[in-house]
RNA sequence: GGAGCGGACUGGAUGGUCGCUGGUUGACCGCGAUGCGGUCGGCGAGAGGAAAGUCCGGGCUCCAUAGGACUGGGUGGUCGGUAACACCGACCGGUCGUGAGACCAGGGAAAGUGCAGCAGAGAAUAGACCGCCGAUGGCCGCUCGUGGGACGGAGUUCCUUCGAAACUUUCGAUUGAACUCCGUUCCACUUGUGGCACAGGUAAGGGUGAAAUGGUGAGGUAAGAGCUCACCAGCAGCCAAGGCGACUUGGUUGGCUUGGUAAACCCCACCCGGAGCAAGGCCAAGCAGGGAGAAAUUCGCUUCGGCGAAUACGGGUUGGUCCGACCCGUCAUUUACUCCCGGGUAGGUUGCUGGAGGCGGCGAGUAAUCGGCGUCCUAGAUAAAUGGCCAUCGGCUCGGCGAUAACGCCGAGUGACAGAACCCGGCUUACAGGCCCGCUCCGAGA
Repeated sequence: GGAGCGGACUGGAUGGUCGCUGGUUGACCGCGAUGCGGUCGGCGAGAGGAAAGUCCGGGCUCCAUAGGACUGGGUGGUCGGUAACACCGACCGGUCGUGAGACCAGGGAAAGUGCAGCAGAGAAUAGACCGCCGAUGGCCGCUCGUGGGACGGAGUUCCUUCGAAACUUUCGAUUGAACUCCGUUCCACUUGUGGCACAGGUAAGGGUGAAAUGGUGAGGUAAGAGCUCACCAGCAGCCAAGGCGACUUGGUUGGCUUGGUAAACCCCACCCGGAGCAAGGCCAAGCAGGGAGAAAUUCGCUUCGGCGAAUACGGGUUGGUCCGACCCGUCAUUUACUCCCGGGUAGGUUGCUGGAGGCGGCGAGUAAUCGGCGUCCUAGAUAAAUGGCCAUCGGCUCGGCGAUAACGCCGAGUGACAGAACCCGGCUUACAGGCCCGCUCCGAGA
């Protein structure tokens, strides 16, 4: 200098001005008045690293709950941390990377059941596509031998017929049968040998695939193969040493090798009651429900139920009060009015923000984390405040100028993801730009 790995932080600054939501405070006003509300001020505060997704865990609240079991859900190396965790730390094992490091839902596949796309002959009781062999069986050829048949030739015996001689036999020719030998040819079996690659054998080699039933060598074989043997790897059991442990290292024995998949069913161990701040508590208009309460006489009409008028009385509205005006009612079985009651809607209030809290040292621990001391108070809205504009500075991008770059000046543009809603601890996801620390590999120079 280049290429990377891991971790921590930041998320524009200052000022002015106009607003918004809480807090506190001053003046004035109103009221049903230790307070509440209104107007005008003063002071001070006001989103995040993820406030997000609502995926885990807990606090808190209400309901349920003797205990146990089934169903269901979750977690899964070991040790530790924690209020708890699907979280964190350290370590172990596996995979990947030259490395710093990254990733792992990391118990069980020699309990059982199931599943495996494409390619491939074959994907689990392995498999025969190419290749190798073809010992054995089959087919073809040559060959040794045995048996049988046919034809031909020769010989012996017997029979038929004819002829001759001779006197009942002989000789010659001829027909047929049997037997023996020789030769040729065919069939069956068989010996040896060669060929074919038909049946078949074979998992050495090739090829397919993420994965093809250990590796190397020797023996063995027709060719091969844990078929046999030696060594190695791996598995299972036992032993020893180290470690809290997961596990590691070594020794020994064994059968000769038992494939993958459990965020597939399943088995094993451990954990889990439900709903949620719209939880829950308090106050409580209006409407509906229940209860209680005061005040009458006369006249007229009448279908005998009532209706109307006058005066008086009761209540309400208006109003500072009285009169007045208006409305309702007057003995009830009904309406209105007043008062009371319980539940409770709208609404208000509480829960509500001081807490497993932030910051800084110290101590314990490799660390996560814990202990102790000091110090600080830092949003609480409810249709939902936390914002808009201007100026200056700063960041980034683009353009122009200064001879390109470095650098400087000028101009323009841009500024992410997102936004509290009971509160915490995590995880995951999104994010313009900036900054810092530690480490690895490669190259060059001293």
RNAcentral holds the sequence, with entries from ENA.
This is a predicted structure of a 446-nucleotide RNA (Bacterial RNase P class A) from a Pirellulaceae bacterium.
Its Rfam family is "Bacterial RNase P class A". By type it is a ribozyme.
Of the family's consensus pairs, 90% are formed in the model.
Model confidence (mean pLDDT): 75 of 100.